[in-house]
RNA sequence: CGUUUCCUUCGGGGCAGGGUGGAAGUCCCUACCGGCGGUGAUCGCGGUUCCGGAGCGGCGCACAGCCGCAAGGAACCGGCGUCAGCCCGUGACCCGGGCCGGAACGACGGCGAUAAGCCGUCUGACGGCACGGUGGAUCCGGUGCAAUUCCGGAGCCGACAGUAACAGUCUGGAUGGGAGAAGGAAGCG
Numbered sequence: 001c002g003u004u005u006c007c008u009u010c011g012g013g014g015c016a017g018g019g020u021g022g023a024a025g026u027c028c029c030u031a032c033c034g035g036c037g038g039u040g041a042u043c044g045c046g047g048u049u050c051c052g053g054a055g056c057g058g059c060g061c062a063c064a065g066c067c068g069c070a071a072g073g074a075a076c077c078g079g080c081g082u083c084a085g086c087c088c089g090u091g092a093c094c095c096g097g098g099c100c101g102g103a104a105c106g107a108c109g110g111c112g113a114u115a116a117g118c119c120g121u122c123u124g125a126c127g128g129c130a131c132g133g134u135g136g137a138u139c140c141g142g143u144g145c146a147a148u149u150c151c152g153g154a155g156c157c158g159a160c161a162g163u164a165a166c167a168g169u170c171u172g173g174a175u176g177g178g179a180g181a182a183g184g185a186a187g188c189g
Base pairs, nucleotide, nucleotide: 001189002188003187004186005185006184007183008182009181010180017029018028019027031169032168033158034157035090036089037088038087043081044080045079046077047076048075049074050073051072055069056068057067058066059065085156086155094133095132096131098129099128100127101126106122107121108120109119110118111117138154139153140152141151142150160172161171162170
C1' cells in the first nucleotide's frame, strides 16, 4: 500500500416579501434549497525543471564580465485539497415475488380419558435478508484538440401520507433507514 472480517463515530438543505381567500409556508407573483460515489479541461496550494527585461545584493578599477536573490512567465508531477440537482451509477419512499425467523387467537389432525397438557399441519400480524421493478429534470452561446462538467445566458426538476385549499421548503413514518465518509483492530498478500 492492497485486500478480507469486525468495531467506533459521522452521514440533507430550503417559503424572506407580497396577492387572492373564511381558510394557503399547499394556489399566484416572487424567494430559497440541491444526498452519496464516479467522470471532469475548474480553482487554490505545494514541489521540480527551464526562461527571466527592469530591479536588489556580492566579487571586481570597471558603465566589462561572472555569481546570487528575485517580481514575473512556461512546462511538468501515479503531489495535496476542491469542482455537475438536470452526464453515468446509486440511496431514502413505493411495488413485486422468493428465502429465513415468527406472537396471539383460530381451524384441522394425533397422543391422552371426551379433561388438563403436549405434539404436528394450516392460516399468519410482524421482523429480517438478498434480488427485481418503479423512481425527476438542459439547452444555447463562448473558449478549446477535447466541456450536457469551465465561463456567460436562458430554462427545467424534486417520493409517500397528512392538512382549514393542491406542498421540493410545513407536519408525520423518522431518536428510523441509508448510498457512503473518516478512524481503529485483527488476519492475509
Molecule: FMN riboswitch aptamer (RFN element)